[in-house]
Context: one part of a larger RNA
RNA sequence: UGACGGGGGCCCGCACAAGCGGUGGAGCAUGUGGUUUAAUUCGAUGCAACGCGAAGAACCUUACCUGCCCUUGACAUCCAGAGAAUCUGUUAGAGAUAGUAGAGUGCCUUCGGGAAUUCUGAGACAGGUGCUGCAUGGCUGUCGUCAGCUCGUGUCGUGAGAUGUUGGGUUAAGUCCCGUAACGAGCGCAACCCCUAUCCUUAGUUGCCAUCAGUUCGGCUGAGCACUCUAAGGAGACUGCCGGUGAUAAACCGGAGGAAGGUGGGGAUGACGUCAAGUCAUCAUGGCCCUUAUGGGCAGGGCUACACACGUGCUACAAUGGUAAAUACAGAGGGCUGCGAAGCGGUGACGUGAAGCAAAUCCCAGAAAAUUUAUCGUAGUCCGGAUUGGAGUCUGCAACUCGACUCCAUGAAGUCGGAAUCGCUAGUAAUCGCGAAUCAGAAUGUCGCGGUGAAUACGUUCCCGGGCCUUGUACA
Numbered sequence: 001u002g003a004c005g006g007g008g009g010c011c012c013g014c015a016c017a018a019g020c021g022g023u024g025g026a027g028c029a030u031g032u033g034g035u036u037u038a039a040u041u042c043g044a045u046g047c048a049a050c051g052c053g054a055a056g057a058a059c060c061u062u063a064c065c066u067g068c069c070c071u072u073g074a075c076a077u078c079c080a081g082a083g084a085a086u087c088u089g090u091u092a093g094a095g096a097u098a099g100u101a102g103a104g105u106g107c108c109u110u111c112g113g114g115a116a117u118u119c120u121g122a123g124a125c126a127g128g129u130g131c132u133g134c135a136u137g138g139c140u141g142u143c144g145u146c147a148g149c150u151c152g153u154g155u156c157g158u159g160a161g162a163u164g165u166u167g168g169g170u171u172a173a174g175u176c177c178c179g180u181a182a183c184g185a186g187c188g189c190a191a192c193c194c195c196u197a198u199c200c201u202u203a204g205u206u207g208c209c210a211u212c213a214g215u216u217c218g219g220c221u222g223a224g225c226a227c228u229c230u231a232a233g234g235a236g237a238c239u240g241c242c243g244g245u246g247a248u249a250a251a252c253c254g255g256a257g258g259a260a261g262g263u264g265g266g267g268a269u270g271a272c273g274u275c276a277a278g279u280c281a282u283c284a285u286g287g288c289c290c291u292u293a294u295g296g297g298c299a300g301g302g303c304u305a306c307a308c309a310c311g312u313g314c315u316a317c318a319a320u321g322g323u324a325a326a327u328a329c330a331g332a333g334g335g336c337u338g339c340g341a342a343g344c345g346g347u348g349a350c351g352u353g354a355a356g357c358a359a360a361u362c363c364c365a366g367a368a369a370a371u372u373u374a375u376c377g378u379a380g381u382c383c384g385g386a387u388u389g390g391a392g393u394c395u396g397c398a399a400c401u402c403g404a405c406u407c408c409a410u411g412a413a414g415u416c417g418g419a420a421u422c423g424c425u426a427g428u429a430a431u432c433g434c435g436a437a438u439c440a441g442a443a444u445g446u447c448g449c450g451g452u453g454a455a456u457a458c459g460u461u462c463c464c465g466g467g468c469c470u471u472g473u474a475c476a
Stems, first nucleotide, its partner, number of pairs: 001476002003473003007470007015460002019424005026315008034306002042053002064301007073125001077124002079121005086103007107114002127290002130288003136284002138279003141275001143273001148187006154163003167178003193267004198235007207225002212222003238261001241255005317417001321376006333364003338357002343352003383414001388409007430452007
């Protein structure tokens, strides 16, 4: 100087408390451990691994296993020889591959050849998702959006170092004020950036019966940009104003005006460093290793196994509910190898059909919870939907291993969950549906979007984590 303390003081955080809803019990989905296996590819392992890499394993992916094949190689550069390239059949084979038949003979040219491309041969070399993240770059997690981490000069100390950065107040903040052997400065904080909440201007192939006319009643048509909206520019919030408290300071409390008030709400933004944290399998890369194989191609299988254990979720156990009918209101997205309307067929998944739309114009697209009416009457039920049988639909060469969906039948467990444990402070929790990425198909996951919309916070004694000061130390 740090680190640590079941030392002290001050302070903060959904840290506790006060509340609301869960997990832990059930079924299923998914990840992991374990076990099994020819293989169940590899990585991630307290918080900070476990719906994680994977924004999507039937083949492919794919790295694993079995079998069949190749050896200058699937890919790059160079040399020699031959053939333009390319396309279409056919035979063997699981295919990779091998054989064979034909079409085709182009472009530039100094006629030597050349460009592009294919095959054969020789070697330099290619190749490796092989090892080492404890050799590395880059990227990332975490403490933590915590308020800290440092430097120059000066001063003090023999020196390590201290001071500044401590103290009195204050703040979300090393934020600001005052004091002060310190005076200044840098990286952080804040602000500058984006979205959102109000208004104005500009602009109307969206919107409006606001106003006028027509109407097959639908902004449908004419007319019009007032309103909504869209998207560009501005205004607006700064403790600016008033009162009080305070050291007359910083600031705090209350008020006015205002759409919004004290960082308005949300996002992006992550200091010096810590964990030899994670990643050699995104990529790059040192070293080591393989080179007829640890490289390359193909078919099939596996990653989907299943006594079990754990994590994360979905659906429930019901009446604030289930079922049936009627009826209302979003936002944000996506669409040409695409979205696909109306109509028709089917109980349905879907099929047919083809209008419109490169989209404020058309389509996906019926929002659902909600509301109204009826029924069920506490029952393993008109709750719950697993499982299984049958019949189908769609995607795709192909749904056996191993897809999703539909209909009929079947109707398990489950009556609110032990010890323990998680999230959340407001348009939040809870609950309800909608969309997108990936994607041929395949979400209860992920990322977004809106609808309905709470309860509680006395307080900081205690648990956890953190910041500042101080104290002890046989620790570094």

A computed fold for a 476-nucleotide part of an RNA from a metagenome, annotated as small-subunit ribosomal RNA, 3' major domain. Its Rfam family is "Bacterial small subunit ribosomal RNA". Rfam links the family to the GO terms ribosome and structural constituent of ribosome. The prediction has a mean pLDDT of 84. The full RNA is in RNAcentral, with records from SILVA.